[in-house]
Context: one part of a larger RNA
RNA sequence: CGCUUGGAGGUUUGAGAGGAGCUGGCCCUAGUACGAGAGGAUCGGGCUGGGGCAGCCUCUGGUGUACCAGUUGUCCUACCAAGGGCACAGCUGGGUAGCUAUGCUGCUAAGGGAUAAGCGCUGAAAGCAUCUAAGCGCGAAGCCCACCUCAAGAUUAGACCUCCUUACUAGCUUCGUGGUAGAUGACCACGUUGAUAGGCCCCAGGUGUAAGAACCGCAAGGUUUUGAGCCGAGGGGUACUAAUAAGCGAAAUUUAG
Numbered sequence: 001c002g003c004u005u006g007g008a009g010g011u012u013u014g015a016g017a018g019g020a021g022c023u024g025g026c027c028c029u030a031g032u033a034c035g036a037g038a039g040g041a042u043c044g045g046g047c048u049g050g051g052g053c054a055g056c057c058u059c060u061g062g063u064g065u066a067c068c069a070g071u072u073g074u075c076c077u078a079c080c081a082a083g084g085g086c087a088c089a090g091c092u093g094g095g096u097a098g099c100u101a102u103g104c105u106g107c108u109a110a111g112g113g114a115u116a117a118g119c120g121c122u123g124a125a126a127g128c129a130u131c132u133a134a135g136c137g138c139g140a141a142g143c144c145c146a147c148c149u150c151a152a153g154a155u156u157a158g159a160c161c162u163c164c165u166u167a168c169u170a171g172c173u174u175c176g177u178g179g180u181a182g183a184u185g186a187c188c189a190c191g192u193u194g195a196u197a198g199g200c201c202c203c204a205g206g207u208g209u210a211a212g213a214a215c216c217g218c219a220a221g222g223u224u225u226u227g228a229g230c231c232g233a234g235g236g237g238u239a240c241u242a243a244u245a246a247g248c249g250a251a252a253u254u255u256a257g
Base pairs, nucleotide, nucleotide: 001153006164007163008162009161010160011159012158016150017149018148019147022050023049024048025047026046027045028044034039051108052107053106054105055104056103060101061100062099063098067094068093069092070091071090072087073086074085075084076083077082111145112144113143118138119137120136121135171248172247173246174245175191176190177189178188179187196242197241198240199238200237201236202235203234205231206230207229212225213224214223215222216221
């Protein structure tokens, strides 16, 4: 841009396209059939792995450079104490969210149809025979369905449901606050009739008992206040802050006057 010839939201059909399609071991049947024995099944059923793919973070771990603590050297905040800067994030021990695999979950199943090689039934040409000439059946990890995903630009542009509108309106966009989205567009949520983000409060979770004070000890230090203090991304609440404003913009039919 087209289509649906006004607009919004939702649910779909499936022409067509893509993906998947793998494999081992063990047990039962059964030490059966078979075989002199040694050995040892087809068919069928059950269990459990490997590989591949997809999703996820409850668990086990990793990471987690604006979280917490410990600690070395040095400089600074006049000094003590308490802190800050720099030294690879100074180093070390942990670690929320997110992202992750080595972690977790699922699938690779079952079935139907038509067939290949092949195996057959009936059966003539050719009084016999013959799976084939007419006719009929069985038969593959393969083919078509079935399973998963996309899908009406399928220009043959499909179908259904609900709602709004004959107007400075319905609606759309810019703009703003953002993220389940993301390179940018796009997508999604929200814009005061508001919980969209920040702040604040509560909780979860992390670290591990802050500072100050009191007491004990000559001191290093210890005890109490105290599971304290601090805390990025997590959950909930709360309009305190910011979502100010502006532009674009529509068809047909019916009824009544």
Molecule: large-subunit ribosomal RNA, domain VI
Organism: Pseudomonadota bacterium